[in-house]
The RNA shown here (transfer RNA) has 73 nucleotides and comes from a Gaiellaceae bacterium. The prediction has a mean pLDDT of 81. RNAcentral holds the sequence, with entries from ENA. The source organism's lineage runs through Bacteria, Actinomycetota, Thermoleophilia, Gaiellales and Gaiellaceae.

RNA sequence: GGGCCGGUAGCUCAGGAGGAAGAGCGCUUCUCUGAUUAAGAAGAGGCCGCUGGUUCGACUCCAGCCCUGCCCA
Numbered sequence: 001g002g003g004c005c006g007g008u009a010g011c012u013c014a015g016g017a018g019g020a021a022g023a024g025c026g027c028u029u030c031u032c033u034g035a036u037u038a039a040g041a042a043g044a045g046g047c048c049g050c051u052g053g054u055u056c057g058a059c060u061c062c063a064g065c066c067c068u069g070c071c072c073a
Stems, first nucleotide, its partner, number of pairs: 001072004006067002010025004019056001027043005049065005
C1' cells in the first nucleotide's frame, strides 16, 4: 500500500424488508429474610465511531475518513 470482518448501554453482544433501539451481566430503589447470598419487582443509563450524501424519514443504503483484528504484498 491492497483486501475482508468489526465499532450499538459500564462490559459481552443482538438488531436485517429504512418508520428511529433491545437482551444478559453490572448499577440504583423496593419486596422477601433474624441477616446475607440467592430470588422477585421497578428504574436509571445510548444523540448506534466521525463527516457528508440519498430519502418525507437513516443504527440500517452510498462515499470518504478514524480506530481495532485478520489476510496479502